[in-house]
RNA sequence: CAGGUUGACCGGAGAAUCGCGGUGUGCAAACGCCGAGGAAAGUCCGCACUCCAUAGGGCACGGUGCUGGCUAACAGCCAGGCGGGGGAACCCGACGGAAUAGUGCAACAGAGAGUAAAUUGCGUCACAUUUGUGGCGUGAGGGUGAAAGGGUGCGGUAAGAGCGCACCGGCGCUGGCAGUGAUGUCGGCGGCCAGGCAAACCCCACCGGGAGCAAAGUCAAGCAGGUGCAUAGGGGCGGCCCGUCCCGCUUAAGCACCGGGUAGACUGCACGAGGUGUACGGUAACGUGCAUCCCAGAUAGAUGAUUCUCUAGAACAGAAUGCGGCUUAUGGGUCGGCCUGGAUU
RNA sequence: GGGCGCAUAGCUCAGCUGGCCAGAGCGCACGGUUCACAUCCGUGAGGUCGGGGGUUCAAGUCCCUCUGCGCCCA
Repeated sequence: CAGGUUGACCGGAGAAUCGCGGUGUGCAAACGCCGAGGAAAGUCCGCACUCCAUAGGGCACGGUGCUGGCUAACAGCCAGGCGGGGGAACCCGACGGAAUAGUGCAACAGAGAGUAAAUUGCGUCACAUUUGUGGCGUGAGGGUGAAAGGGUGCGGUAAGAGCGCACCGGCGCUGGCAGUGAUGUCGGCGGCCAGGCAAACCCCACCGGGAGCAAAGUCAAGCAGGUGCAUAGGGGCGGCCCGUCCCGCUUAAGCACCGGGUAGACUGCACGAGGUGUACGGUAACGUGCAUCCCAGAUAGAUGAUUCUCUAGAACAGAAUGCGGCUUAUGGGUCGGCCUGGAUU
Repeated sequence: GGGCGCAUAGCUCAGCUGGCCAGAGCGCACGGUUCACAUCCGUGAGGUCGGGGGUUCAAGUCCCUCUGCGCCCA
C1' cells in the first nucleotide's frame, strides 16, 4: 500500500428571525429553563406496576435446553467446551435423550428401508446337457436410492463374509490424571459395529396463575330498564380437581347476557434496576463505593419554518406507563485491533 | 396504545399425523348438441401455496423473520 476480518462511535454543525408543547417567577405584560431515537419500529421475549385472593397444591397446557457465571428477570450478555465453515484473522450452531423407556415416519426408485433382503453376479448340487431350468449357500462386486448394517490389507473359503488377524474409525463398559463443570487426555477390556428424523409423539431437567395503563383509582355529568342462572346456594377461579376466601341462608345478594347513558377533569405519569466521571474487585459480562447532573410528558396529540455559512439537496425514521434485551430498517463518515499478500528501509 | 386472527388458481374455499396430495365449485378457452342462444355433455389451460431464511432425504404443512389485510377493548 492492497485485500479481508472485527470492534467502538458520530449520524448534520453554527448564527439570526418567527412559531409550537411543558415548566418556574410574576397581578399582568413579559422573561428564564427544558424539549425524540439508535432504533422511539415489530410487539418477539423478560420484568416492574395495577386489578383479579396474599398468587396456594396437583393434573393438563405452554416455554427453555452443552457447561460455569452475570442479572430484578430472560429465549439476553460474558467466559469456556464441543461440532461445522475458512488458507488465516475470524465466523456460524434450537448444541439434553435414538440398543441398555416406549411408539411412530421414510413418498418415488429399488430384489430388499430396519429383530434386513437373493434382481444381477459368484459358488455348489440336481435335471437337461449346445446356449439353460430349479434348489441351496453367499451381502464381497454391479444396479436403485437422501439413506443398503464400518474402512484398508493379509489370511481363510466351494464361493464369500469381523469368519480370524494387524492397523485405523465408531460404540459400550472401566481405571488414572487435569478441570467447579461441559469436557479433554493417557490406558485396559469387549468383534459389540449399533443408521436417520425428537423445529414427530414422547422421556428427563428447569421455568411459567390470568389479564393488561383503553390495567386501576377518585371527582363531576348523564341514563331505562329487561332476561337468565334455584330442590338455597351463588361467586372470586376465564381448561379441570383440591384447597381457600367473600356474599347469602328472614327480605336476597352475586354473576352472565341484551338494552340505555357518558367521551369531561385529576391520579397512575416522569428521581429511575437513571445518566456522566472516577477508584477498587473481577479474564469479562458485571458489581461496590464516592463525586456530580436532573434530562420530553402531549391527549387530535409539541419538537417546526425561512435565510446565511461550512466539503453537502444528507440515511432509516419519530415518544404515549416505564425499564432490560432480541429482531428488522439505516446514505455517509471517523478511530482502533487482528490476518494474508506485496514493496521499501 | 394494547390483544387476537387470516393470506392456497381470476373469485369462494378444502388440504388430517410432512411424501404422486397441490385439489373442489363457479368463472375462462375449445369442441359437441341447437336453425340460433341458453341449459347440458366432453376436453383443456390457469399456482414461486404472501416474501425470505432454517430443520428434514423431502415443507402448502414444522420453526424463525418480514409484508399486507381484518376483528376486538375504556

Overview
Two RNAs folded together computationally: RNase P RNA and transfer RNA, 419 nucleotides in total. The coordinates come from a structure-prediction model, not an experiment, and the mean pLDDT is 79. It holds a member of the Rfam family "Bacterial RNase P class A". It is annotated as a ribozyme.